[in-house]
Context: one part of a larger RNA
RNA sequence: AGCAAAGGGUGAAAGCCUUGGCACCAGGAGCCGAAGAAGGACGUGGAAAGCUGCGAAAAGCUACGUGGAGGCGCAAACAGCCAUAGAAGCGUAGAUAUCCGAAUGGGGAAACCCGUCUAGGAAAAGCCUAGACACUAAUAACUGAAUAAAUAGGUUAUUAGGGGGAAACGUUGCGAACUGAAACAUCUAAGUAGCAACAGGAGGAGAAAGAAAAUUCGAUUACCUAAGUAGUGGCGAGCGAAAUGGUAAAAGGCCAAACCUAAACUUAUAGUUUAGGGGUUGAGGACUGCAUAAGCUAUUGCUAAGAGAUAGAGGAAUUGUUUUGGGAAAGCAAGCCAAAGAUGGUGAAAGCCCAGUACUCGAAAUUUCGAAGCAGGUGGCAGUAUCCAGAGUACCACGGGACACGAGAAACCCUGUGGGAAGCCGGGGGGACCACCCCCCAAGCCUAAAUACUCCCUGGUGACCGAUAGUGAAGUAGUACUGUGAAGGAAAGGUGAAAAGAACCCCGGGAGGGGAGUGAAAGAGAACCUGAAACCCUUUGUUU
Numbered sequence: 001a002g003c004a005a006a007g008g009g010u011g012a013a014a015g016c017c018u019u020g021g022c023a024c025c026a027g028g029a030g031c032c033g034a035a036g037a038a039g040g041a042c043g044u045g046g047a048a049a050g051c052u053g054c055g056a057a058a059a060g061c062u063a064c065g066u067g068g069a070g071g072c073g074c075a076a077a078c079a080g081c082c083a084u085a086g087a088a089g090c091g092u093a094g095a096u097a098u099c100c101g102a103a104u105g106g107g108g109a110a111a112c113c114c115g116u117c118u119a120g121g122a123a124a125a126g127c128c129u130a131g132a133c134a135c136u137a138a139u140a141a142c143u144g145a146a147u148a149a150a151u152a153g154g155u156u157a158u159u160a161g162g163g164g165g166a167a168a169c170g171u172u173g174c175g176a177a178c179u180g181a182a183a184c185a186u187c188u189a190a191g192u193a194g195c196a197a198c199a200g201g202a203g204g205a206g207a208a209a210g211a212a213a214a215u216u217c218g219a220u221u222a223c224c225u226a227a228g229u230a231g232u233g234g235c236g237a238g239c240g241a242a243a244u245g246g247u248a249a250a251a252g253g254c255c256a257a258a259c260c261u262a263a264a265c266u267u268a269u270a271g272u273u274u275a276g277g278g279g280u281u282g283a284g285g286a287c288u289g290c291a292u293a294a295g296c297u298a299u300u301g302c303u304a305a306g307a308g309a310u311a312g313a314g315g316a317a318u319u320g321u322u323u324u325g326g327g328a329a330a331g332c333a334a335g336c337c338a339a340a341g342a343u344g345g346u347g348a349a350a351g352c353c354c355a356g357u358a359c360u361c362g363a364a365a366u367u368u369c370g371a372a373g374c375a376g377g378u379g380g381c382a383g384u385a386u387c388c389a390g391a392g393u394a395c396c397a398c399g400g401g402a403c404a405c406g407a408g409a410a411a412c413c414c415u416g417u418g419g420g421a422a423g424c425c426g427g428g429g430g431g432a433c434c435a436c437c438c439c440c441c442a443a444g445c446c447u448a449a450a451u452a453c454u455c456c457c458u459g460g461u462g463a464c465c466g467a468u469a470g471u472g473a474a475g476u477a478g479u480a481c482u483g484u485g486a487a488g489g490a491a492a493g494g495u496g497a498a499a500a501g502a503a504c505c506c507c508g509g510g511a512g513g514g515g516a517g518u519g520a521a522a523g524a525g526a527a528c529c530u531g532a533a534a535c536c537c538u539u540u541g542u543u544u
Base pairs, nucleotide, nucleotide: 001543002542003541004540005539006538007537008536009535014530015529016494017493020465021464022462023461024460025459026458027457028456029454030453031165032164039100040099041098042055043054044053046078050074051073061094062093063092064091065090066089070082071081072080105114106113107112115133116132117131118130119129120128121127135161136160137159138158139157140156141155142154143153169200170198171197172196173195174194180187184234210217211216221248222247223246224245231239232238252446253445254444255390259277260276261275262274263273264272265271282424284388285387286386287383288382289381290380295378296377297376300375301374302373306369307368308367309366310365312361313360314359318334319333320332321331323330335352336351337341343355344354345353395419396418397417398416399415400414401413405431426441427440428439429438430437481488482487501528504515505514506513507512
């Protein structure tokens, strides 16, 4: 030095565990903000570095309710306190709430600097405290140019508003490239990602100038189907409907105009503007005549009975031990409850020990839902001479876009430029266009439900993970740390049933160790469950 065996060290895998995650289901909530948000800075404890809570009234103050013996957060100990005259905890409603931040008195390199006015602090120019002082709009008053009257403008007061934030979902505007086409240019990716604006609990769409072609249907939306069909396509890669049928959910309304009335202005037998009435459809309304209540009511409000939400309360039934053990919930023996044999805990494996569970009950306060019940609203027939029925619109040309549809035979829809109707004896559509036929009434507006989503709250589930997994994060984690910055971004769980966490003695400067003691176990000793391998050492045997 090699090999083998044994015994150790180191090391952290694997096992077991779970405080944390992940995914989903049901219900709720779906917004917060000048009454100052979200998010922060700085403070705040007897001693206090971090987290949590709170705000100079600062781990808290007040009222009410609940609770019922212990409390003074994570977090032990010390000191000192609170509490059956009801503390702590929990819920509801309040008070306080520094400074920054939309930040709003002015400024500013966020958490700072500098003011003005009014009031108070016995007087004070100083200091302190409190309140007000951004912008826009409406109304009112006072003023007030060029410019005479007036107007624009200005000032003040009152009232109101928006601003900023938020995970996804939504609408709108702008809008890529990688990629695929086995290269690449039309095409694709994709109207995706991204950026911006704005909104709501949903949003958008929506009551036919529709779809169709039968005995037609009758707003919109979503799902299944039709169907990977019809189509489209360097007819390549690819893209890709609709009607019909079935299902979910269902709901329809309001203006503009004609006409009437009033006021103001005015160029005055009339006109314009504003306000009110009237009216809303594919064949209607005004107008003229008659009638005026049944019915309906999402688009209005109020809530009653009642039912919930935000703390809680009651809640059945087991003992023995000669078994094992440190310990009984295990074994054995004998019982009991069950509208409760869900689950978790307890020294091991408990229906009957504890917390609970089934079931039942409960609110001073705040709050949600809740009935055509009340209030409010709406609500007819006939005639047809005249009048009205959405104009730079429809439509056309050119250029684009969007339609599953790439200019194509290319309709329908949107519109940049140019042209430009009809007016109910009217107009649009039915995929070029024309005729016949059929369907519908544009150029105004609103509209619940079925649909999408989950930052968040409550309850529950898992052939989901179990500490290199599962969130990046089971510990002060978006922390430590890195970077000028945008940004990047960790590691780190387990003594024991209980600290009973090792008094005392010995070696040592200490670290550490040896005794003693605790404990079932210390080969559980805090570098702490189990403790594999690599690697290191010792002893023995053997070989060279």

The prediction has a mean pLDDT of 82. The part of an RNA shown here (large-subunit ribosomal RNA, domain I) has 544 nucleotides and comes from Hyles euphorbiae. Its Rfam family is "Bacterial large subunit ribosomal RNA". Rfam links the family to the GO terms ribosome and structural constituent of ribosome.